A computed fold for a 151-nucleotide RNA from Thermosporothrix hazakensis, annotated as FMN riboswitch aptamer (RFN element).

RNA sequence: UAAUGUCUUCGGGGCAGGGUGAGGGACAUGAAACUCCCAAUUCCCGACCGGUGGUACAGCCCACGACCUGCUUGCAUAGUCUCUGUGCAUAGUAGCUGACCUGGGGAAGUUCCAGGGCCGACGGUGACAGUCCGGAUGGAAGAAGGCAACU
Numbered sequence: 001u002a003a004u005g006u007c008u009u010c011g012g013g014g015c016a017g018g019g020u021g022a023g024g025g026a027c028a029u030g031a032a033a034c035u036c037c038c039a040a041u042u043c044c045c046g047a048c049c050g051g052u053g054g055u056a057c058a059g060c061c062c063a064c065g066a067c068c069u070g071c072u073u074g075c076a077u078a079g080u081c082u083c084u085g086u087g088c089a090u091a092g093u094a095g096c097u098g099a100c101c102u103g104g105g106g107a108a109g110u111u112c113c114a115g116g117g118c119c120g121a122c123g124g125u126g127a128c129a130g131u132c133c134g135g136a137u138g139g140a141a142g143a144a145g146g147c148a149a150c151u
Stems, first nucleotide, its partner, number of pairs: 004148007017045003023038004047131002049120002051064004059118002068095005073089007100116005122134003
């Protein structure tokens, strides 16, 4: 130094400002209307954000993780107990999984610079959510470091 085992720590950001007013309330009235107030971080304008590894520095290239689904396995539980149903999983595996162009200099960039675009799980909600609340004080891709034995 590299590979191996093990342990510890770390490991996701974001509606400034304005508009509309579904709906609710007050006043008024015979009942209404008018008038006034509240009312979307979800709608409209606009603003803002960008996990991990690779590669010329990447949300939009390649790969991975997260969410969700099937199967396997494990655990729990019930039953008619070599099996079957149900639930859970931080295990394995398969599936699902969004979005970029133009110009520039350069040996090399869909990564830099300039310009114009585009994308964003599930459940919830006073009205449709990348940004609010929740699963999640969670898990993971992975990052850094310690130790062990070995070369």
Source information:
It matches the Rfam family "FMN riboswitch aptamer (RFN element)". Rfam's curators write: The RFN element is a highly conserved domain that is found frequently in the 5'-untranslated regions of prokaryotic mRNAs that encode for flavin mononucleotide (FMN) biosynthesis and transport proteins. This element is a metabolite-dependent riboswitch that directly binds FMN in the absence of proteins. In Bacillus subtilis, the riboswitch most likely controls gene expression by causing premature transcription termination within the 5' untranslated region of the ribDEAHT operon and precluding access to the ribosome-binding site of ypaA mRNA.The FMN riboswitch structure, reported in present an FMN-bound six-stem junction, adopts a butterfly-like scaffold, stapled together by opposingly directed but nearly identically folded peripheral domains.